[in-house]
Molecule: c-di-GMP-I riboswitch aptamer
Organism: Anaerolineales bacterium
C1' cells in the first nucleotide's frame, strides 16, 4: 500500500413515529426521535417498487423512490 476484511475509538447518518409545512398523490422539506447504516456518500443509468393521467388489452407518458437489487463516481478510520 491494497481489500469478496470490520474489532476498537473518533467523526457521520438517521427507519418507524410525532409536530409544522409543500404537494392531486407517490413522496419533499424542516424540527423531534433512533431501527439500523462502513458507503444508510452521490448519480433515477438498468431493472423491481409506487403514484397520476390516458386509451383500456395491456401499454403509453409525466412523476417519485437509491434505507430494494444491479450499474458508475467519489470516500473517512484501521486491528485480526
Nucleotide at each position: 500500500a491494497u481489500g469478496u476484511c470490520g474489532a476498537a475509538a473518533a467523526g457521520g447518518c438517521a427507519a418507524a413515529c410525532c409536530c409544522g409545512c409543500c404537494g392531486u398523490g407517490a413522496g419533499a422539506c424542516g424540527g423531534g426521535g433512533a431501527c439500523g447504516c462502513a458507503a444508510a456518500g452521490u448519480c433515477a443509468u438498468g431493472g423491481a417498487c409506487c403514484c397520476c393521467g390516458c386509451c383500456u388489452g395491456g401499454g403509453c407518458g409525466g412523476g417519485g423512490c437509491c434505507g430494494c437489487c444491479a450499474g458508475a463516481c467519489c470516500g473517512c478510520c484501521g486491528a485480526a